Annotation
Transfer RNA from Flavobacterium wongokense, 73 nucleotides, folded computationally. NCBI's taxonomy places the organism under Bacteria, Bacteroidota, Flavobacteriia, Flavobacteriaceae, Flavobacterium. Rfam family: tRNA. The family's RNA type in Rfam is transfer RNA. Its family is annotated with triplet codon-amino acid adaptor activity in the Gene Ontology.
[in-house]
């Protein structure tokens, strides 16, 4: 330095061809318990890396940017 590929709750991930985001852990609360755990019940938590386009409409299509891995030099 040249392709490529991935970034979305804390964590690992879903989200058919663009119709407007979700589960599982986990964290809060409640029931449980002599206390606590496990189980049950319930809740809360997102600028979808960043900025522009494009479109009635974009996590998704286009461009640059910025982290992170792969391949070639």
């Nucleotide at each position: 330095g040249g392709u490529u590929c991935u970034g979305a709750a804390g964590c690992u991930c879903a989200a058919a061809u663009g119709g407007a985001u979700g589960a599982g852990c986990a964290g809060c609360u409640g029931u449980g318990u002599a206390c606590g755990a496990a189980g049950c019940a319930g809740u809360a938590g997102g600028u979808u890396a960043a900025a522009g386009g494009u479109u009635c409409g974009a996590g998704u299509c286009c461009u640059u940017u910025c982290a992170g891995g792969g391949c070639c030099a």